The prediction has a mean pLDDT of 81. A computed fold for a 73-nucleotide RNA from an uncultured Mycoplasmatota bacterium, annotated as transfer RNA.
RNA sequence: CCGGGCUUAGCGCAGUUGGUAGCGCGCAUGGUUUGGGUCCAUGAAGUCGGGAGUUCAAAUCUCUCAGCUCGGA
Numbered sequence: 001c002c003g004g005g006c007u008u009a010g011c012g013c014a015g016u017u018g019g020u021a022g023c024g025c026g027c028a029u030g031g032u033u034u035g036g037g038u039c040c041a042u043g044a045a046g047u048c049g050g051g052a053g054u055u056c057a058a059a060u061c062u063c064u065c066a067g068c069u070c071g072g073a
Stems, first nucleotide, its partner, number of pairs: 001072007010025004019056001027043005049065005
């Protein structure tokens, strides 16, 4: 320099054809216990990497920039 993949909650990841942003672990509160753990219930936590565009509507489509990664030269 050329081409591909990835970027979504603290961490690991889903998200089908554009139509309510979810799961597991973790965390908080309550119950259970002498206490802790386990278990049960409830809850908080997201500019969907940044910006722009298309659309009634974008995590999803388009353009651009950034980071990580793989392959080629």
Description:
It matches the Rfam family "tRNA". It is annotated as a transfer RNA.